[in-house]
RNA sequence: GGGCGCGUAGCUCAGUUGGCUAGAGCGCAGCUCUGAUAAAGCUGAGGUCCGUGGUUCGACUCCACGCGCGCCCA
Repeated sequence: GGGCGCGUAGCUCAGUUGGCUAGAGCGCAGCUCUGAUAAAGCUGAGGUCCGUGGUUCGACUCCACGCGCGCCCA
C1' cells in the first nucleotide's frame, strides 16, 4: 500500500431481507431467605447501538467518508 471482517450495557455477545417500547448471560444495587455468609428466588438501575453526513415516511440495520481493533496479501 491492497483486500476482508468487526465496533450494541461495566464484560462476553444476540438482534438487521429497514418498522412501532433495543435484548440475553455474567457483573452491579435493593429485597426475600439465613444466626450470618454463600447459593437460590424476586425487583431494579445501567445503552443517545464508534463518529459525521446521506437515502427513506421511518436507520442498530442500507450507502459514503473518517476513527479504532483483528486477519490475510504485498